[in-house]
Context: one part of a larger RNA
RNA sequence: CUGGGCGUAAAGGGUGUGUAGGCGGCAAGACAAGUUAGAAGUGAAAUUCCCAGAGCUUAACUCGGGAGCUGCUUCUAAAACUGUAGAGCUUGAGUACGGUAGAGGUAAAUGGAAUUCCUAGUGUAGCGGUGGAAUGCGUAGAUAUUAGGAGGAACACCAGAGGCGAAGGCGAUUUACUGGACCGCAACUGACGCUGAGGCACGAAAGUGCGGGGAGCAAACAGGAUUAGAUACCCUGGUAGUCCGCACCGUAAACGAUGGAUACUGGCUGUAGGAGGUAUCGACUCCUUCUGCGGCGAAGCAAACGCGAUAAGUAUCCCGCCUGGGGAGUACGGCCGCAAGGUUGAAACUC
Repeated sequence: CUGGGCGUAAAGGGUGUGUAGGCGGCAAGACAAGUUAGAAGUGAAAUUCCCAGAGCUUAACUCGGGAGCUGCUUCUAAAACUGUAGAGCUUGAGUACGGUAGAGGUAAAUGGAAUUCCUAGUGUAGCGGUGGAAUGCGUAGAUAUUAGGAGGAACACCAGAGGCGAAGGCGAUUUACUGGACCGCAACUGACGCUGAGGCACGAAAGUGCGGGGAGCAAACAGGAUUAGAUACCCUGGUAGUCCGCACCGUAAACGAUGGAUACUGGCUGUAGGAGGUAUCGACUCCUUCUGCGGCGAAGCAAACGCGAUAAGUAUCCCGCCUGGGGAGUACGGCCGCAAGGUUGAAACUC
């Protein structure tokens, strides 16, 4: 390379958008580039294969004949498939219209509970903490309790196998702006589609820069314990940080450890959002259907575990990735970054 693979054995890119490229619905005609058939030319000789062929006593060898040289060029023909250009269709895709649900996003404003702190009142000797203690706080009046105030962060109940989002993720309330989805209908466009190397954008936490903020929590750090020791687990404190704005970083067990799209393939059941029918005075109910989130399972698949219409089943298209363990996600170089580091990514050697 061919091949075989990628839930857990090595292997799905963190996610989207989209360029090139690859692939692409239905029906009719045209062309004939690919394709197929036939013919002609060429495909040097030698080599290869065949001939009880010829010549050296045989063979090797030499010579002769035949086949072949899977290819290329030209001509003629075919028109199923691919392709090309034009014309057409509506099922794919999109738009319009009528509805629906939602912690989808951004910004602003507002609210109550709780912790802490401050002020004042009541009140007196303890509080706190633990397995037990001690450090710590407290007669300069703590803890407890009442009233008032300040400030920051997070939003109990509702809450659900629930919802929304491409992923990361999103949970108090209200308002403004705004993205997507679903259902119904079938008016419009008429293949406008799928995937997507590069590119671009987004991307938890931690971390970085500058400026704010700082209640609680809390790396580092200090003290008290424990212990043989205790650079820990436990306790008392406590700084970065956690929060906000702007700008970086670009990584995670970024997980469903499962790339995207389309089609097909028994059922049962729960739940969320619609639509239609049935029923009824009406709400329930029951049936059908679409979209999501779950549970169990036919066939099938699978090494097993398990998966099973949300496939890991049956197929097609496109992308990414794997190829024994260690060395190593290291070195070197490139690119990116303020740095931390990220990305790309070996070899010697060794088993």

A computed fold for a 351-nucleotide part of an RNA from a Clostridiales bacterium, annotated as small-subunit ribosomal RNA, central domain. It matches the Rfam family "Bacterial small subunit ribosomal RNA". NCBI's taxonomy places the organism under Bacteria, Bacillati, Bacillota, Clostridia, Eubacteriales. It was read from a public genome assembly.